RNA sequence: GCUCGAUAAAGGCAAACCGGGCGAUGCCCGCGGGCGCAGAGCUAUAGGGCUAAGGCGCCAAGGUUGCGCGAUGCCAGCCGGUUUACCGAA
Numbered sequence: 001g002c003u004c005g006a007u008a009a010a011g012g013c014a015a016a017c018c019g020g021g022c023g024a025u026g027c028c029c030g031c032g033g034g035c036g037c038a039g040a041g042c043u044a045u046a047g048g049g050c051u052a053a054g055g056c057g058c059c060a061a062g063g064u065u066g067c068g069c070g071a072u073g074c075c076a077g078c079c080g081g082u083u084u085a086c087c088g089a090a
Stems, first nucleotide, its partner, number of pairs: 004088002012037002017032001018030005035077001041083001043081001047078001048075003055069004059063001
C1' cells in the first nucleotide's frame, strides 16, 4: 500500500415515534428519541420506488375541488456503480 473488518479504541450517522414548519412524497429544525449502520459519506442521467402543488385532458357546470396523465419534486437507510474518508486485531 492492497484486501479485510474485533464483543478493540477514538470519533461518526440516526429508523419508528414525539413537538414545530412546509402542496404531497418527503424534507428541515429539536441541548427529543435510539431501530439499526463499517461508508446509513458523495453522486438521482444504470435500474427501481414514492408523490402530484402548478400544468394538460375527461366527466361536467359540478365536486369547499371528482377521475386520469404527467417530474420539473423526492428516496443514496431499495440495489448496482462512481468518488472520497476514520480506526487497525486476525
Molecule: c-di-GMP-I riboswitch aptamer
Organism: Paenibacillus ehimensis NBRC 15659